[in-house]
Source information
Transfer RNA from uncultured Ruminococcus sp., 73 nucleotides, folded computationally. The organism belongs to Ruminococcus, within Bacteria. Rfam family: tRNA. Rfam links the family to the GO term triplet codon-amino acid adaptor activity. Rfam classes the family as a transfer RNA.
RNA sequence: GGGGUAUUAGCGCAGUUGGGAGCGCACAACACUGGCAGUGUUGGGGUCAGGGGUUCAAAUCCCCUAUGCUCCA
Numbered sequence: 001g002g003g004g005u006a007u008u009a010g011c012g013c014a015g016u017u018g019g020g021a022g023c024g025c026a027c028a029a030c031a032c033u034g035g036c037a038g039u040g041u042u043g044g045g046g047u048c049a050g051g052g053g054u055u056c057a058a059a060u061c062c063c064c065u066a067u068g069c070u071c072c073a
Stems, first nucleotide, its partner, number of pairs: 001072007010025004019056001027043006049065005
C1' cells in the first nucleotide's frame, strides 16, 4: 500500500427482506427477609463509531474517514 471483517445502552451481544431499537448482566425504586445476600415486579439509560449520499422511510444499501482484528505484498 491492497483485500476481508468488526464498531448498536456502563459491559457482553441480537437485530432475518429497508418500516416496532431490543436481550442478558450491571444500575435505581419497591415487595419478601431482623439485616446482608438472594428472588420477584417496575423503571432509568442509545448521536446505532464520525461525515455525506440514495429513498416516502436507513442500525440495515452506496461512498469517504477513524479505530481494532486478520490476510496478501